[in-house]
The RNA shown here (c-di-GMP-I riboswitch aptamer) has 93 nucleotides and comes from Paenibacillus methanolicus. Of the family's consensus pairs, 100% are formed in the model. NCBI's taxonomy places the organism under Bacteria, Bacillota, Bacilli, Paenibacillaceae, Paenibacillus. The sequence is in RNAcentral, with records from Rfam. It matches the Rfam family "c-di-GMP-I riboswitch aptamer". Gene Ontology term of the family: cyclic-di-GMP binding.

RNA sequence: AGGACAAAGGCAAACUUGUCGAAAGACAAGGACGCAAAGCUACAGGGUCUACCGUUUGCGCGCAUCGCGAACAAUGACAGCCUGGCCGCCGAA
Numbered sequence: 001a002g003g004a005c006a007a008a009g010g011c012a013a014a015c016u017u018g019u020c021g022a023a024a025g026a027c028a029a030g031g032a033c034g035c036a037a038a039g040c041u042a043c044a045g046g047g048u049c050u051a052c053c054g055u056u057u058g059c060g061c062g063c064a065u066c067g068c069g070a071a072c073a074a075u076g077a078c079a080g081c082c083u084g085g086c087c088g089c090c091g092a093a
Stems, first nucleotide, its partner, number of pairs: 003090001010035002015030006033080001039086003044083003047078003054072007
């Protein structure tokens, strides 16, 4: 370096329950689809998701700072989407 029908150990998707959150999602317990980095990094780059607030706009309306809807928009998220960075257990052909 290579990653095995090896050994020891590890993580835990969907789903369910509870909590937090506007949402995406996160955390805890249960649960295992998978994972050799499914460990960390979202202030390295790309990508994806969401839209409380905000901007524009349609309708309601006498008007609107109000109500309902649409588009845009990260400052919110995802490391189990990819590349990079950091750290690391075991060990054959």